[in-house]
């Protein structure tokens, strides 16, 4: 630091996801020590029990106690006095700290900084001045006495640092009128005078003294109040406030303040977010990050708030008080039922709650609080110990050596490899650990929970200490087995359908290690809210258009001021924490001293460049004047003429209209058509033009009126008047709506014809609303350049509109130059590409809108808007893991373009109809083995099933096996005949003892036993190999360098011709070059050499009935063997002077001569595990294997391949003639003879140019038959028969006689074939005992037709669309049916929250009060002052009641959304998607 993930690939957007870091964590597995942190995040839920706030007797009276003296004594003890101590009470101080919680709170609540001239402050420091003399009660205790109890109540009696007059009054307050000084202002200090008011508390000591009191001032230390500024969300909260702003007077408070009252006034906030909801303690800091941000507010530290829930005050320096007081309220406990008590968010601890947080410990020994003079007491604050791997740091689970690389384990190719120096085995060492001894620092005297800890010495033994997770890619690490879309995994892609590195277990690697992985939360990565740091023509995004308010920004000069910027010092940012240097625990964690820092805030004091603000000048921006021409700009008003169409009259007749074709419609009551007149509405042909106008939405005949903009010349005036423009107002197609008009012509709806499966559509024929005007809504559009306004800058070139000037001219034009509009093309620049390119999307600066995945959804709720439809504004739940944008490669079009093919068309001849032959599907069956399924399965595997093949099925049989290797005993084996069986098989006899030998023995073979192992036509052809078919003998299909493109890619290979052909030739950022194409090879056409046997006979001889039969020939035919021969070589035209085509000579053959073999890269997961090989995987007394028999040959039926007809171009019958290619020894087999034949006897010849197979048929001649189901056909059957063969019943072929069916040329569709081809005729060979209409070859005879390419098919190039890449057999949209899920609405119900109205009002402050009690003071001794109770009022808590607001729940039904298996029904989109 980045990575995976959208495609076939590729560049972008874009979002999801991972890797890291941190936690007060949980949860799984697992766990040895020590150290230093940490630990209810949930119920501010309820609490048992214990404890957390007391001290003080040197403030008081009084008990207690008893030591000690004294005294009596019956010696047991009385009785006095009574120190230390101890104790209820008064009475002081303290309890307002200390701890605890985060529920309220969005607040001057907190942080920062500052102000008080508007304040207080106990204890504690300094200071100055003091404390005289009295008084009256009270509790304690006693006695009574009420209560259960808590707890009173009477009465007597008693002190005090408790209470309360008086005296003094330095000083404080007040009041009065003054002097000085200060301040920003109200005003504040200081100071002299008069008059008023106000003070005390003693204790201890022998004493000194020392601890208290009271008053005043002054410090400190804490605190109160006020201010600026800062730090959540929602605007689907926009208005909000009656004490509410302000004033005057009063009252309150320590103090200002409407803090509260009375009166006046009407004001206070708020778009720089009032009020309203909804969340939340806030900071230091703390996680994260480069940073700048974003999250967090545990623990330590500071503030603030809270103490069971409201409320209220009391004391007190300090509370409206956690462990104080009353009072409602819940809730609980005690109760005699009358009444009481209580408050763990105090440290433990219980229960609940929850995934989830510990001991009812020890100590005051430190540290710090409290009270005390102190000694001391009390402190679950503190210190420390337990618990827990919850969190950081540290150490250990041993080290060295050890290879036959040991035994197990796993793999394996069977050879080995790994696990592995790992182990074992030898040498050693003790860190933790275990025993045993010593034995701290924390306190420098005494005092030590912690702790016999930390250390430290000594013995001892490798003993007692390793797991977690992960291994498909991200991402380090890989094999086996078992599972078989099942279990399961998954964090995103995703894995598992039988060879799973991605499930489960092993074994082995990888990480990290006392933990380790998972889940949860935040940063991070995300530049994915962008300040820093993005964007908006097509991915998400420019507002439909404009005027303009706030606001924002704003020419040029020149003075001024200093808010903003900038610099200095001050002061403040607490401590801790971060972050350097250092110090102490062995080290680190920890901790601790110093420095930095703490980007912030205040005060100040200086600069003046830029921004602001003041004040003046200026003219370039912008306005305004003059003089000009252009315009469907914009609103009224008047008119023109062509055209539909209506009515009205003539002529005139049978159709007229539509339409792919029809038909509905209109017409004989006269249509259409045609001529005249009339009516009435709505549009303006030509001109017309990427020409004009205009903000956009638009504007289009021609005339008038009234009107707005811009341009284009001049430079006269104004002097920044300027851009933008939230909000706000105006103005917007067209469809809609709302009143009244108008209605030719189109025309939603309708209706009715057609099309179709269907057709609520496209096509026709009518037609209503609209459409028009008129005056009002409605405000939306792909309102689009999918581009927001200005402003300035940055190359060209060419149109085109409107102006200006020049230059020439008699003058027009025409050429220049220049402004403004509006188009193209193009370069830098730019972009992801495509494009954009002075009319930016290119460099810049304002100022608005707007966007942050996709769906849900522009919905759905709230608001505003509208008659209405609907507009504005606008979310979630819950769903994917991509949706997307540009290009690129193929694919495909019912796109276009150029070519080809027996592709069509021209033609021949079939198939689809009949019978019978094979195949194949279906049925059947014990089996009817298996496979092949569009072309490219179906006369195919099969070149030949009767037993055997054979794989099937029945039955009987074997189990080391039919068959192969290996060790080891034994013996031949084999053959014959005979008996049992269906036969495998089994018994019996017979024969006979194998080959080499160095005589040990070896080999072959056979057999019984026994183990390794044999066997499988058993599955997978979607694990494979090889072989194959098929596009397709179609021209393709590819790389190397270079060179474009960011990139897949692109050029080459496109383009002009030409060709069968990516053949070839030109051009050309290509240039070459491979695989294919061609050609090299076979054949076949023609010539020549060369050999002649078995082959050949032209001449020459013999010979025969007669034949190359024989001499002999090498000429010819043929046979092989070489060669030649055709190359567009040659001529002509036409072509581009080319490639090549045309047309001619010559030539056996002419433009590739005919055939053949070759089948390019790759396509169908195409065929074949049943040729054959082969991974796995299944069987092993069987899925092996051996025999009989039987099936593969069934038979309603459907298909496919063929064969033989349907006849006279033909049938039969008689004679005749001409091939070529092949076969043969278990074989062809002649001649002869039998036999109507099929065949048989017998048997020469050849392993073959010798001999056989072997007469070829069609064909020709001649006779016959005459158009019929026949003299056509030949199926079927019967009947003797013949060959194979062990064997022809199932189930071979062939003769022969007899028998004679379908069937008179084929329906919708369909196939083949372009020349020695179709068609027709036979022949022969493979398989093969036998069996041929099949398949392979081979020859005879031997045609028609091709105009041409529009259609049908397929195939090739180039091109254009694409939403398709499993690639048109694609993709895909919506209804409806099921199942789930989350939302909405909704009669209602329920809950809870807020205000407001009344009513009722505890406790308590405060006012008030007739009566009533009432020590201190006074007093004339009655009363008075004062005070209590008690009553009364004003406030008011809980609480009632009754209307509303707000939010949530929940709800019959409903509504629509999303997701789901291979439904249902179209087929809307995507190609020109078949209606764009």
């Nucleotide at each position: 630091a980045g990575a995976g993930u959208u495609u076939g690939a590729u560049c972008c957007u874009g979002g999801c996801u991972c890797a890291g870091g941190a936690c007060g964590a949980a949860c799984g597995c697992u766990g040895g020590c020590g150290g230093c942190g940490u630990g209810c995040c949930u119920a501010a839920c309820a609490c048992a029990u214990g404890c957390a706030a007391g001290u003080c007797g040197a403030g008081c009276g009084a008990g207690u106690g008893a030591a000690u003296c004294u005294c009596c004594u019956u010696c047991g003890g009385g009785a006095g006095u009574g120190a230390a101590g101890c104790u209820a009470g008064c009475g002081g101080c303290g309890g307002a700290c200390g701890g605890g919680u985060g529920a309220g709170u969005a607040a001057c609540a907190c942080g920062u900084g500052g102000g008080c001239a508007a304040c207080c402050u106990g204890c504690c420091u300094c200071a100055u001045a003091g404390a005289g003399g009295g008084g009256a009660a009270u509790a304690g205790c006693c006695u009574u006495u009420c209560g259960a109890a808590a707890g009173g109540a009477a009465g007597a009696u008693u002190a005090a640092u408790a209470c309360c007059g008086c005296a003094u009054a330095a000083g404080a307050u007040u009041g009065u009128a003054g002097c000085u000084u200060c301040g920003c202002a109200u005003g504040a200090a200081g100071u002299a005078g008069c008059a008023a008011u106000u003070a005390a508390a003693g204790g201890a000591g022998c004493a000194a003294u020392c601890c208290g009191c009271u008053a005043u001032g002054a410090g400190a230390u804490g605190g109160g109040c006020c201010c600026g500024c800062g730090g959540c969300g929602c605007a689907u909260u926009a208005g909000c406030u009656a004490g509410u702003u302000g004033g005057u007077g009063a009252g309150g408070u320590a103090a200002c303040g409407g803090c509260u009252c009375a009166c006046c006034a009407a004001g206070g906030c708020g778009a720089c977010g009032a009020u309203g909801c909804g969340u939340a303690g806030c900071c230091g800091a703390c996680c994260u990050g480069a940073g700048a941000g974003g999250g967090u507010g545990a623990u330590c530290g500071g503030c603030c708030a809270c103490a069971u829930u409201g409320g209220g005050a009391c004391u007190g320096a300090g509370a409206c008080a956690c462990g104080g007081c009353c009072c409602a309220g819940a809730c609980u406990c005690c109760u005699a039922c009358g009444g009481g008590g209580g408050g763990c968010a105090g440290c433990a601890g219980u229960g609940g709650g929850g995934a989830a947080u510990a001991u009812u410990g020890c100590a005051c020994a430190a540290u710090g609080g409290g009270g005390g003079a102190a000694a001391c007491c009390c402190u679950g604050a503190u210190g420390c110990a337990g618990c827990a791997a919850c969190g950081c740091c540290g150490c250990g689970u041993g080290a060295g050596u050890g290879a036959u690389g040991a035994c197990g384990g796993c793999c394996u190719u069977c050879g080995g490899g790994u696990u592995g120096u790992a182990a074992a085995g030898c040498u050693c060492u003790g860190u933790c650990u275990u025993c045993a001894g010593g034995g701290a620092c924390g306190a420098u005297a005494a005092u030590g929970a912690c702790g016999g800890u930390a250390c430290c010495u000594g013995a001892g033994g490798a003993g007692g200490a390793a797991g977690c997770c992960a291994c498909g890619g991200c991402u380090a690490a890989c094999u086996a087995c078992g599972u078989g879309c099942c279990a399961g995994c998954a964090g995103c892609c995703g894995c598992g359908g039988u060879a799973a590195u991605a499930c489960g277990u092993a074994g082995g690697u990888g990480g990290c290690g006392a933990g380790c992985g998972u889940u949860g939360u935040c940063c991070g990565g995300a530049u994915u809210u962008a300040c820093u740091g993005g964007g908006c023509g097509u991915a998400a995004a420019g507002g439909g258009a404009g005027c303009g308010u706030a606001g924002g920004c704003g020419g040029a000069c020149u003075u001024u001021u200093a808010a903003g910027u900038g610099a200095g010092a001050u002061g403040u940012g607490a401590a801790a924490u971060a972050c350097c240097c250092g110090g102490g625990c062995c080290c680190a964690a920890c901790u601790u001293g110093g420095g930095u820092g703490c980007u912030g805030c205040a005060u100040u004091u200086c600069a003046a460049a830029c921004u602001g603000g003041a004040a003046g000048u200026c003219u370039a921006g912008a306005g305004u004047g003059c003089a000009g021409g252009a315009g469907a700009g914009g609103a009224g008003a008047a008119u023109g003429g062509a055209a539909u169409u209506c009515c009205u009259a003539g002529u005139g007749u049978a159709g007229c209209g539509g339409u792919g074709a029809a038909a509905u419609g209109c017409g004989u009551a006269g249509a259409u058509a045609u001529u005249a007149g009339g009516a009435g509405g709505a549009a303006c042909a030509c001109c017309a033009g990427u020409g004009g106008c205009g903000a956009a939405g638009g504007c289009g005949g021609c005339u008038u009126u009234c009107u707005g903009g811009a341009c284009u010349g001049u430079a006269a005036c104004u002097g920044a008047c300027g851009c933008u423009g939230a909000g706000g107002c105006u103005c917007g197609a067209a469809a809609g709506c709302g009143u009244g008009g108008g209605g030719a012509g189109c025309g939603a709806a309708c209706a009715g014809g057609a099309u179709u499966a269907g057709a609520u559509a496209c096509c026709c024929u009518g037609g209503u609303a609209g459409u028009c005007c008129a005056c009002g809504c409605c405000g939306u559009a792909a309102a689009c350049g999918a581009u927001g306004a200005a402003u300035g800058c940055u190359a060209g070139g060419u149109g085109u509109a409107g102006g200006a000037g020049g230059u020439a001219u008699c003058g027009a034009c025409c050429c220049c130059u220049u402004c403004u509009g509006u188009g193209c093309c193009g370069g830098a620049g730019u972009u992801a590409a495509c494009g954009c390119a002075a009319u930016a999307a290119g460099c810049a600066u304002u100022c608005c809108g707007c966007c942050u995945g996709g769906g849900g959804a522009g919905u759905a709720c709230g608001g505003c808007c509208g008659c209405a439809a609907g507009g504005c504004u606008g979310a979630a739940a819950c769903u994917c893991a991509a949706a997307g944008g540009a290009a690129u490669u193929g694919a495909c079009g019912g796109g276009g373009g150029c070519c080809c093919g027996c592709a069509c068309a021209a033609g021949c001849g079939g198939u689809g109809g009949a019978g019978u032959a094979u195949g194949u599907g279906g049925u059947u069956u014990a089996a009817u083995u298996c496979g092949a399924c569009g072309c490219a399965a179906c006369g195919c595997g099969a070149a030949g099933a009767a037993c055997c093949u054979u794989a099937c099925c029945a039955g009987g049989g074997c189990u080391u096996g039919a068959c192969a290797u290996u060790g080891a005993g034994u013996g031949a084996a084999a053959g014959g005949a005979c008996a049992a069986g269906a036969g495998a098989u089994u018994g019996u006899c017979c024969c006979c003892u194998c080959u080499c030998u160095u005589c040990g023995g070896a080999g072959a073979c056979a057999c019984g036993a026994a183990a390794a192992c044999a066997g499988g036509u058993g599955g997978u052809g979607c694990a494979u190999g090889g072989c194959u078919g098929u596009c397709g003998u179609c021209a393709g299909c590819u790389c190397g360098u270079g060179u474009c493109g960011u990139g897949a890619g692109a050029u080459g290979u496109u383009g002009g011709g030409u060709u069968a052909a990516g053949u070839c030739c030109c051009g050309c950022a290509a240039c070459g070059a491979g695989c294919g194409c061609a050609a090299c090879c076979c054949u076949u056409a023609u010539c020549c050499u060369u050999u002649g046997u078995u082959g050949c006979c032209a001449g020459c001889a013999c010979g025969u009935u007669a034949u190359g039969g024989u001499g002999g020939g090498a000429a010819c035919u043929c046979a092989a063997a070489g060669g030649a021969g055709a190359c567009u070589g040659c001529c002509g035209c036409g072509g581009a002077c080319a490639a090549c085509g045309c047309g001619g000579a010559g030539g056996a053959a002419g433009g590739c001569g005919g055939g053949g073999a070759u089948g390019a890269c790759g396509u169908c997961a195409a065929g074949u595990c049943a040729u054959c090989a082969u991974g796995c995987c299944c069987c092993u007394u069987a899925u092996g294997u051996c025999c009989u028999g039987g099936g593969c040959u069934a038979c309603a039926c459907a298909c496919g391949u063929a064969c033989u007809a349907c006849a006279a171009u033909g049938g039969g019958a008689u004679g005749g003639a001409c091939a070529g290619a092949g076969a043969g020894c278990a074989g062809c087999g002649a001649a002869g003879c039998c036999g109507c034949g099929a065949g048989g006897c017998c048997a020469a010849g050849c392993g073959a140019a010798c001999c056989c197979c072997a007469u070829a048929a069609a064909c020709c001649a001649u006779c016959u038959c005459c158009c019929a189901g026949u003299u056509c056909g030949g199926a079927u059957u019967g009947c003797a028969g013949g060959c194979u063969g062990c064997a022809a019943c199932c189930c071979g072929c062939c003769u022969g006689c007899a028998u004679g069916a379908a069937g008179u040329u084929g329906g919708a569709a369909u196939c083949g074939c372009u020349a020695g081809u179709a068609a027709u005729c036979g022949c022969a060979g493979g398989u093969c005992a036998g069996c041929a209409u099949a398949c392979u070859g081979c020859g005879g005879u031997g045609a028609a037709u091709a105009c041409g390419u529009u259609c049908c098919c397929g195939g090739g190039c180039c091109u254009u669309g694409u939403a398709c890449a499993c690639a048109c057999c694609g993709c895909c949209c919506g209804u409806c049916a099921c199942a789930c899920c989350a939302c909405g609405g909704a009669a209602g119900u329920c809950a809870u929250u807020c205000a407001c109205a009344c009513c009722c009002g505890a406790a308590g402050c405060c006012g008030g009060c007739a009566g009533g009690c009432u020590a201190a003071c006074c007093u004339u001794u009655u009363g008075g002052a004062g005070g209590c109770a008690g009553c009364c009022g004003u406030c008011u808590a809980a609480g009632g009641u009754g209307g509303g607001g707000g939010c949530g729940a929940u709800g019959a039904c409903u509504g629509g959304g999303g997701u789901g298996a291979a439904g249902u029904c179209g087929u809307a989109a995507c190609a020109a998607g078949g209606u764009a």
Annotation
Small-subunit ribosomal RNA from a metagenome, 1476 nucleotides, folded computationally.